[in-house]
RNA sequence: GGCGAAGUAGAGCAAAGGUAAGUUCAUCGGUCUCAUGCUCCGAAAGUCGUUGUUCGAUUCAACGCUUCGCUC
Numbered sequence: 001g002g003c004g005a006a007g008u009a010g011a012g013c014a015a016a017g018g019u020a021a022g023u024u025c026a027u028c029g030g031u032c033u034c035a036u037g038c039u040c041c042g043a044a045a046g047u048c049g050u051u052g053u054u055c056g057a058u059u060c061a062a063c064g065c066u067u068c069g070c071u072c
Base pairs, nucleotide, nucleotide: 001071002070003069004068005067006066007065010025011024012023013022018055027043028042029041030040048064049063050062051061052060
């Protein structure tokens, strides 16, 4: 240089055009306990960027950025 894959909460992953963007762990508050942990309840926190298509984009398209793999 060429080809391909991926990028969504602190971490691992869903959602594949619409209805609240969700799940597990973690974090914080409460409950419980003499205390810690467990249990239960609640809260905060997210779509890589720009442009386009569409009534509507996490999802489709183009260009970029980052990471990974194959190849020369």
Overview:
Predicted 3D model of a 72-nucleotide RNA (transfer RNA) from Rhexinema sarcinoideum. The coordinates come from a structure-prediction model, not an experiment, and the mean pLDDT is 82. Its Rfam family is "tRNA".